[in-house]
RNA sequence: UGCUUAUGUAGAGAAGCAGAGGGACUGGCCCGAAGAUGCUUCAGCAACCCCACAUUUAAGUGGAAGGUGCUAAUUCCAGCAGGAUAAUUAUCCUGGAAGAUAAGAG
Repeated sequence: UGCUUAUGUAGAGAAGCAGAGGGACUGGCCCGAAGAUGCUUCAGCAACCCCACAUUUAAGUGGAAGGUGCUAAUUCCAGCAGGAUAAUUAUCCUGGAAGAUAAGAG
């Protein structure tokens, strides 16, 4: 880097450094010198791996020492296909794609 499986309207921020863009891509819409994004430290959230119990093959209950992850906005919304309502432009629903994270195999 690609592959497989699972998950996404829940939850959780302070300080220091630095100084202009950032929210993956495109469009929209937002965040940002009242200092964003990023990096470091500390804190927290969650429970994929993990641990215990029960069960007995696939789900349950509890825990949080460790490996990851996360701590603006539903993955911020849409993008492709189908459908519903209302009436030419909107709203909503379902599935998919893409991207993210974890675990696994190579």
A computed fold for a 106-nucleotide RNA from Salipaludibacillus agaradhaerens, annotated as SAM riboswitch aptamer (S box leader). Its mean pLDDT, the model's own confidence on a scale to 100, is 84. Taxonomically the source falls in Salipaludibacillus (Bacteria, Bacillati, Bacillota, Bacilli). Its Rfam family is "SAM riboswitch aptamer (S box leader)". Its family is annotated with regulation of gene expression in the Gene Ontology. About the family: The SAM riboswitch is found upstream of a number of genes which code for proteins involved in methionine or cysteine biosynthesis in Gram-positive bacteria.